Small-subunit ribosomal RNA, central domain from Meles meles, 354 nucleotides, folded computationally.
[in-house]
Context: one part of a larger RNA
RNA sequence: UUGGGCAUAAAGCAUUAAUAGGUUAUUUUAUAAGAUAUAAAUGAAAUUUAAAAGCUUAACUUUUAAUUUUUUAUACUCAUAUAAAAUUAAAGAUUAGUAGCUAAGUUUAAAGAAUUUUUUGAGUAAUAGUGAAAUAUUUGAAUACAAAAAAGAAUACCAUUAGUGGAAACAUUAAACUAAACUAAUCUUAAAACUAAAUAAUGAAAGCUAAGGGAGCAAAUGGGAUUAGAUACCCCAGUAGUCUUGGCCGUAAAUUAUGAAUAUUAAAUGUAAAAGUAUUGUUUAAAUAUUUUUAUAUUACAGUAAAUACGUUAAAUAUUCCGCCUGAGUAGUAAAUUCGUGAGAAUUAAAUUC
Numbered sequence: 001u002u003g004g005g006c007a008u009a010a011a012g013c014a015u016u017a018a019u020a021g022g023u024u025a026u027u028u029u030a031u032a033a034g035a036u037a038u039a040a041a042u043g044a045a046a047u048u049u050a051a052a053a054g055c056u057u058a059a060c061u062u063u064u065a066a067u068u069u070u071u072u073a074u075a076c077u078c079a080u081a082u083a084a085a086a087u088u089a090a091a092g093a094u095u096a097g098u099a100g101c102u103a104a105g106u107u108u109a110a111a112g113a114a115u116u117u118u119u120u121g122a123g124u125a126a127u128a129g130u131g132a133a134a135u136a137u138u139u140g141a142a143u144a145c146a147a148a149a150a151a152g153a154a155u156a157c158c159a160u161u162a163g164u165g166g167a168a169a170c171a172u173u174a175a176a177c178u179a180a181a182c183u184a185a186u187c188u189u190a191a192a193a194c195u196a197a198a199u200a201a202u203g204a205a206a207g208c209u210a211a212g213g214g215a216g217c218a219a220a221u222g223g224g225a226u227u228a229g230a231u232a233c234c235c236c237a238g239u240a241g242u243c244u245u246g247g248c249c250g251u252a253a254a255u256u257a258u259g260a261a262u263a264u265u266a267a268a269u270g271u272a273a274a275a276g277u278a279u280u281g282u283u284u285a286a287a288u289a290u291u292u293u294u295a296u297a298u299u300a301c302a303g304u305a306a307a308u309a310c311g312u313u314a315a316a317u318a319u320u321c322c323g324c325c326u327g328a329g330u331a332g333u334a335a336a337u338u339c340g341u342g343a344g345a346a347u348u349a350a351a352u353u354c
Base pairs, nucleotide, nucleotide: 004325005324006323007308008307012322014202015201016200017199021195022194023193025087026086027085028084029083030082031081036075037074038073039072040071041070048066049065050064051063052062053061054060091189092187093186094185095184096183097182105177106176107175108174109173110172111155115151116150117149118148119147120146121145126137127136163170164169207248208247209246210245211244212243216242217241221237222236223235224234259321260320261319262318263317264316267299268298269297270296271295272294273293274292275291276290277289278288279287280286303310304309327354328353336347337346338345339344
């Protein structure tokens, strides 16, 4: 290599778009490159394989045949390739649901509660904190109470097994712009599809850069405790940072630890959205029962599985394509190359050892 695998044992890229490549619906006609079958030629001998013969047997020797390549001819169109034409079950398009989007996204404006700070009023001795204390605040009048003003960040309840999005992620209100998906009906498209190296874009938090902002929280740091010690856990303070704008970084247990797509395979109970039927109700909605589709959950038969468990949203049964794994450690390291201001990221070994 073949073969076997990737939820938890090594192994699914963080996600998407998409080129090459690979794979790919139905029918008819033509051609015959390819494939299959037959025949012929060629393919040195030895070796190898099978059958037989000869040295007493074996090894060994001999004979025959097969095996390994390429070309030609004929036959065959179930399937395959090319070309042409046609079809509609995949895909797509149009219209409607004056749908939903109760947190896709971008921008702008506005809102209330709380917190902190400042000022004023009134008022007097403690406040805060802990297992217990102390540091700390306070007669220079604190804490608590009332009024006014300012600032920044986050949006209680509703709230959730719900919803949306390609993932990251997204929750106060309103407006503007904008992407995708679902259901029903229709047909002026007719295989225009699936997957996806390279490549491109997006990508939590932390971190970097420039300019702002800075309430609360809070790495570092200081102090108080605890302790044998305490560079920690607890407490009082507190700077980067957290926030905004423009760039960089490109990583996470980036998880469903489960790649994408298509088809098939018992049931039961929910939730969300749409469409339809029946009954009640009544005009304006709605309720109950029930059917179909999509999405999302909980049990579970068959089946699978080492087990845990998965189970129509598969880890079942099958097909196509991509990525990845091959004893442990050395090591996701060294060197090299590329990227980056840097921190570092990506690609990625070997020797020694067991």
It matches the Rfam family "Bacterial small subunit ribosomal RNA". Gene Ontology terms of the family: ribosome and structural constituent of ribosome. Lineage of the source: Eukaryota > Metazoa > Mammalia > Musteloidea > Meles. The coordinates come from a structure-prediction model, not an experiment, and the mean pLDDT is 81.